[in-house]
Context: one part of a larger RNA
């Protein structure tokens, strides 16, 4: 030097655990703000640097409920105190709540500066006023009112609107009305009670889910897009108004306001006729009950063995409780709980129940009304599964421009006929969609290189002017008994002793593999 064996360093693998996550289910909440929010910044403890908590009333106040021995957070220690006259906690309702931040008396390099009489701006009502230009109309003055603004994870609507990509190239088309920028809104959102479908039967608002169906279509008939009726479930709910017509009022060729009506086997107005319980429906607002936001009671075991017993081993007992977790190893009876009962001063809530509003006849005649710069039409574009096509229907821009029931529309150019429907006002719960967040459950989810970027003071250290990137790091023991003292010794480290079942558990502390690097013997050379 090399192999083997043996024993050691190093080292942090594996095998065990979980303080943390991941996903899904039920419930419950979808808030919050100018009465100042979401987010910060500074502060506040007897000693206080960080995190929580908290606001100069500042590790807190005050009432009310719960609960009953310890308490002054994480967090030991010193000091010093509460507290059975109920602390400390726990819940409910209140007081306080510095600056900055929509920040809004003015400034500003956010948390500062002037200032101190300031809601700053829009908006919104009154009243005076008031141009170009007569009336008016825009505008200014006041003074009143307190509505907006900001913040938000998905989920809704709506307005602007890519490309990469596919077509094996591209340009139509596709990616796609997608990402993405903006607007607003609720707990949902949008849609919605036929100017609808269908088919010659007939249905009877809407939204979702299967189906119909990868089907009719649509397409450089390439890529590729791609439906609807019908059936069959979830839920069901239906209303208001405009105009004729009457009345009142007035700035009278009208305009407000009440009364009147609201519909398609047309309907009302007009005329005449009945007309007053019943029951139902819809919205407000009250109690009571449920349910939640604190809780309470709650069954049944000893011994021997051990360091410690819940294994074992002998004997018992509960069970409307053998879900779970703890306890010094594996507990139905040790604890914390569980089944099952119960409880509120004050907050909040479904449902019903009370109470107040509103809303519901029937004939006739053919005078009136029945939503107008509409609807169709040209034409340009979108949008419909539908790229202009034969392209209906919807929607906008320009031009054009009807009817009033003997009427309008639509059935996929178009016309008849035949069927449906009644448009150009406007509201509507459910059933659907989605989780920033609360309570509870559940996993053939992960188990520290995994599971969340983050088990741990993480969006933290670090990195970048900046937008933005972005780690790493878990386990001593049952309990610190966390090693008095002696000894080498600057320290670090180590040897006694001494604690512990165990120190080959010593804080670099559970297990302790592999490269790696020692010692000690045998073998080769």
């Nucleotide at each position: 030097a090399g192999c083997u064996u043996a024993u050691g360093g190093u080292g942090g693998a594996u095998a065990c655990c979980u303080a943390g996550g991941c996903a899904c289910c039920c419930a419950g909440a979808g808030c919050c703000g100018a009465u100042g929010a979401a987010g910060g910044g500074c502060g506040u403890a007897g000693c206080a640097a960080c995190c929580g908590a908290c606001g100069a009333a500042a590790c807190g106040c005050u009432u009310c409920g719960g609960g009953g021995a310890g308490u002054u957070g994480g967090a030991a220690g010193c000091c010093a105190a509460c507290u059975g006259u109920g602390a400390u906690c726990c819940g409910a309702a209140g007081a306080u709540u510095c600056c900055c931040g929509a920040a809004u008396a003015g400034g500003g390099c956010a948390a500062c500066c002037u200032g101190c009489a300031a809601a700053a701006c829009u908006a919104c009502c009154u009243g005076c006023u008031g141009a170009a230009u007569u009336c008016a109309u825009a505008g200014g003055c006041a003074g009143g009112c307190g509505a907006g603004a900001g913040a938000c994870a998905a989920c809704c609507c709506a307005g602007c609107c890519a490309a990469c990509u596919g077509a094996a190239a591209c340009a139509u088309c596709u990616u796609a009305g997608u990402a993405g920028c903006u607007g607003g809104a609720g707990g949902a959102a949008g849609a919605g009670a036929a100017a609808g479908c269908a088919a010659a039967c007939g249905c009877g608002a809407u939204u979702c889910c299967c189906u119909g169906a990868g089907u009719a279509g649509c397409g450089g008939c390439g890529a590729g897009c791609g439906a609807a009726a019908u059936g069959g479930g979830a839920c069901c709910a239906g209303c208001c108004u405009a105009a004729a017509c009457c009345g009142a009022u007035c700035u009278u060729a009208g305009a407000u306001c009440g009364g009147g009506g609201u519909c398609g086997u047309g309907g009302g107005a007009c005329u005449g006729g009945a007309c007053a319980a019943a029951a139902g429906g819809a919205a407000a607002c009250g109690u009571u009950c449920u349910g939640u936001c604190a809780g309470g009671a709650g069954a049944a075991c000893c011994a021997g063995c051990u360091g410690a017993a819940u294994c074992c081993u002998g004997g018992a007992c509960c069970a409307a409780a053998g879900a779970g977790g703890g306890u010094g190893a594996a507990a139905g009876u040790c604890c914390c709980g569980u089944a099952u009962c119960u409880a509120a001063a004050g907050g909040c809530u479904u449902c019903c129940c009370g109470u107040u509003u509103c809303c519901a006849c029937c004939a006739g005649a053919a005078u009136c009304c029945c939503g107008a710069g509409u609807a169709g039409c040209a034409u340009g574009g979108g949008g419909c599964a539908c790229g202009u096509g034969a392209a209906a229907u919807c929607c906008c821009g320009u031009g054009u421009g009807a009817a009033u029931c003997c009427g309008c529309g639509a059935g996929g150019a178009c016309c008849a006929c035949c069927u449906c429907g009644c448009a150009a006002g406007g509201c509507u719960a459910a059933a659907u969609a989605c989780u920033c967040c609360u309570g509870g459950g559940u996993g053939a989810c992960c188990g520290a290189u995994a599971g969340u970027g983050a088990a741990a003071c993480a969006g933290u250290a670090c990195c970048g002017u900046g937008a933005g990137g972005g780690a790493a790091a878990g386990g001593u023991g049952a309990a610190a008994a966390g090693a008095a003292c002696c000894c080498c010794c600057a320290c670090c480290g180590g040897g006694g002793a001494g604690u512990g079942a165990a120190a080959g558990a010593g804080a670099c502390c559970a297990u302790g593999a592999a490269a790696c690097c020692g010692u000690a013997a045998g073998c080769u050379u």
The part of an RNA shown here (large-subunit ribosomal RNA, domain I) has 525 nucleotides and comes from Nephroselmis astigmatica. The prediction has a mean pLDDT of 82. It is recorded under the gene name rrl. Taxonomically the source falls in Nephroselmis (Eukaryota, Viridiplantae, Nephroselmidophyceae, Nephroselmidaceae).